[in-house]
């Protein structure tokens, strides 16, 4: 000085799930039922090893946690900044 890669702020996009009871009916409780793109948790190729164990991945699996009127927040994706190593 360019481009990627990672962090982090800022904007913009962003899905999915509900009934029913009872109350002091703003709302709050309970029961059951369901969702999966916050975090969490497990495994497969595979690497190591005589075996053993162990390192390892999600949008997959479960569903602690979250959530299922709005509204807030969501992984991901773009477009700005700014830092950090590296590469040329």
């Nucleotide at each position: 000085u360019a481009g990627g890669u990672c962090g982090a702020c800022g904007c913009g996009g962003g899905a999915g799930a509900g009934c029913c009871g009872g109350c002091u009916c703003g709302g709050c409780c309970g029961g059951c039922a369901c969702c999966g793109a916050a975090g969490g948790a497990g495994c497969a190729a595979u690497c190591c090893u005589c075996c053993c164990c162990g390192a390892u991945a999600a949008u997959c699996u479960c569903u602690c946690a979250g959530g299922u009127c709005c509204u807030c927040g969501u992984a991901c994706c773009g477009c700005g900044u700014c830092g950090a190593a590296c590469u040329g």

Annotation: The RNA shown here (Glycine riboswitch aptamer) has 88 nucleotides and comes from Herbiconiux solani NBRC 106740. The source organism's lineage runs through Bacteria, Micrococcales, Microbacteriaceae, Herbiconiux and Herbiconiux solani. It was read from a public genome assembly, where an Rfam model found it. Its Rfam family is "Glycine riboswitch aptamer". Rfam describes the family as follows. This family represents the bacterial glycine riboswitch.